[in-house]
Context: one part of a larger RNA
Molecule: large-subunit ribosomal RNA, domain I
Organism: Natronobacterium gregoryi SP2
RNA sequence: CCAGCUGGUGGAUCGCUCGGCUUGAGAGCUGAAGAAGGACGUGCCAAGCUGCGAAAAGCCUGUGGGACCCGCACGGAGGGAAAGAACACAGGAUUUCCGAAUGGGAAUCCCCACCGCAAUUGCUUCGCGCAAUGGGGAACGCCGAGAACUGAAACAUCUCAGUACCGGCAGGAAAAGAAGACGUAAUGUGAUGUCGUUAGUAAUGGCGAAUAAACGCGAUACAGUCCAAACCGAAGCCUUCGGGCAAUGUGGUGUUCGGACUGACGAUCACUUCCCGACCAUCGACACGAAGUCUCUUGGAACAGAGCACGAGACAGGGUGACAGUCCCGUACUGUCGAUUAGUAAGGAACGAGUCAGCUCCAGAGUAGCGGGGAUUGGAAAUUCCUCGUGAAUGUCCCAGGCAUCGACUGGGAAGACUAAACACUCCUCAAGACCGAUAGCGAACAAGUAGCGUGAGCGAACGCUGAAAAGCACCCCAAGAAGGGAGGUGCAAUAGGGCGUGAAAUCAGUUGGCG
Numbered sequence: 001c002c003a004g005c006u007g008g009u010g011g012a013u014c015g016c017u018c019g020g021c022u023u024g025a026g027a028g029c030u031g032a033a034g035a036a037g038g039a040c041g042u043g044c045c046a047a048g049c050u051g052c053g054a055a056a057a058g059c060c061u062g063u064g065g066g067a068c069c070c071g072c073a074c075g076g077a078g079g080g081a082a083a084g085a086a087c088a089c090a091g092g093a094u095u096u097c098c099g100a101a102u103g104g105g106a107a108u109c110c111c112c113a114c115c116g117c118a119a120u121u122g123c124u125u126c127g128c129g130c131a132a133u134g135g136g137g138a139a140c141g142c143c144g145a146g147a148a149c150u151g152a153a154a155c156a157u158c159u160c161a162g163u164a165c166c167g168g169c170a171g172g173a174a175a176a177g178a179a180g181a182c183g184u185a186a187u188g189u190g191a192u193g194u195c196g197u198u199a200g201u202a203a204u205g206g207c208g209a210a211u212a213a214a215c216g217c218g219a220u221a222c223a224g225u226c227c228a229a230a231c232c233g234a235a236g237c238c239u240u241c242g243g244g245c246a247a248u249g250u251g252g253u254g255u256u257c258g259g260a261c262u263g264a265c266g267a268u269c270a271c272u273u274c275c276c277g278a279c280c281a282u283c284g285a286c287a288c289g290a291a292g293u294c295u296c297u298u299g300g301a302a303c304a305g306a307g308c309a310c311g312a313g314a315c316a317g318g319g320u321g322a323c324a325g326u327c328c329c330g331u332a333c334u335g336u337c338g339a340u341u342a343g344u345a346a347g348g349a350a351c352g353a354g355u356c357a358g359c360u361c362c363a364g365a366g367u368a369g370c371g372g373g374g375a376u377u378g379g380a381a382a383u384u385c386c387u388c389g390u391g392a393a394u395g396u397c398c399c400a401g402g403c404a405u406c407g408a409c410u411g412g413g414a415a416g417a418c419u420a421a422a423c424a425c426u427c428c429u430c431a432a433g434a435c436c437g438a439u440a441g442c443g444a445a446c447a448a449g450u451a452g453c454g455u456g457a458g459c460g461a462a463c464g465c466u467g468a469a470a471a472g473c474a475c476c477c478c479a480a481g482a483a484g485g486g487a488g489g490u491g492c493a494a495u496a497g498g499g500c501g502u503g504a505a506a507u508c509a510g511u512u513g514g515c516g
Stems, first nucleotide, its partner, number of pairs: 001514008014501001015465002019436002021433006027426002029136002037098003040053003044076002048072002059092006068080003103111003112116001119133005140171001141169004151158001155206001181189002193220005203211002224418003227364001231252002235250001236245003258362003261358005272350004281340007292308001293324001294307004309326002311315001317329003369390007397413005452459002472500001476486003
């Protein structure tokens, strides 16, 4: 120096999984009756987590539950429970301090007070008397405001992109929505949304880079309504029962091939409001739930091998001392309850729908349209919006039919409002997986947003596995020994001895052999 062997160190590999990830279903708001979130407390012994709140790992009631219980946490001590505890669900009580924080202040603490809605609003008997708002929420939604890197092989219009970021507001969804629509121009369709297609097409574009629809068709789900006015004119509404609102119109009527009015016909049906109120289905919880613990062998253990049986609308899965249809929990079938669907469908009541004729009245104005300038858009002369100016008509009227104008034709009636379902998301619950298996999978399977770092905004780890059962090594010896060792015991095994399954490599020691 090389190799082997015996051990050490080390923690790879294999196996496992109370954790993640993804998909699909379900479910979806909360708060001044003080939330979300935190601080501080709270246990016999109590540092952390969890629970709870000075009534403090809890109190009361109901239903279930059932013989054990006093959280993680298996210890010591001491208790509870068949007068039914523990545990589960539902309801109630208590619920310190900070926090929208709201009597005043403030370093989660204090001060005044026998009483404090602080602020902003509504009503008001003018008394904070009665009410409302405020803050939070993972993503999703609507509205407002709005970049740059980048691409264009430079760069300015353009693009990235109405994206990121920011602000406001709402809901379990939001938004949109019942034609001043479409225009395969037809004897056509018939609210809106979303998905597929139309289509990377029409169109836009330093016509560069690029951007980029719609109609239609096929699906999903379907639902339609109410005002203003004409006409009538107190017949009305709210209320704390005192009163308040209301002729500057409560209320009735009425809403688009319309209506009012006048006349004729017709007879309970459309809409609206009120009462009652589902099946099915889906989801959750629960109940019931078949058939070997038969013999022999091996073994620490039978769930293994051999032999003989049985069930199956159940041979999904998990557990049990090795691989279990028949040991346990379950699973299939069946059933019960609850939730959603849904105060929906159906049913009932009140009101009253409708047809014809007359053609007197009504039918949303700084609006439609036009001009200048912008933004936006695929929108080109033909998107939509803003701003400045100008500015109609009145149903014999008006708008649209992607240039303008004229005439026809066709479709529609703006300048008022509401509207379920079908679709977005996933803080949360459940199920599944040709997803991961501890340097992977969430940053986090463990005290995890913890330890630690930073003045701060913020950054941010590592750490899983004894054994079937603690049976977790009594007693004795060495020793200064609560270290370590010997001997001994438990156990199938201790080279399973509390960071303990397996235990690779680098590497260290001892030892053996070879070469020198």